[in-house]
This is a predicted structure of a 71-nucleotide RNA (transfer RNA) from an uncultured Verrucomicrobiales bacterium. Its Rfam family is "tRNA". The family's RNA type in Rfam is transfer RNA. It was read from a public genome assembly. Its mean pLDDT, the model's own confidence on a scale to 100, is 81.
């Protein structure tokens, strides 16, 4: 050089074009003399650009990382 795969919250999974779910850390309460657990509550995201569509995490294209393969 070629072809193929992944990209979604700090971390690890969901979501067959229609309000982006959830576990675990984190933070704040509650319990408890004090730590753990336990409750409950809230904070966080769709790699970057472009297309299609009313409507995209999902489909197309290209880019960027990374991972497998071939030469």
């Nucleotide at each position: 050089g070629c072809g193929g795969g992944u990209a979604u919250a700090g971390c690890u999974u969901a979501a067959u074009u229609g309000u982006a779910a959830a576990g675990c850390u984190c933070c704040a309460g509650c319990c408890u003399u004090c730590c753990a657990a336990g409750c409950u509550g809230a904070u966080c995201a769709u790699g970057a650009g472009g297309g299609u569509u009313c409507g995209a995490u999902u489909c197309c294209c290209u880019c960027u990382a990374c991972c497998c393969g071939c030469u």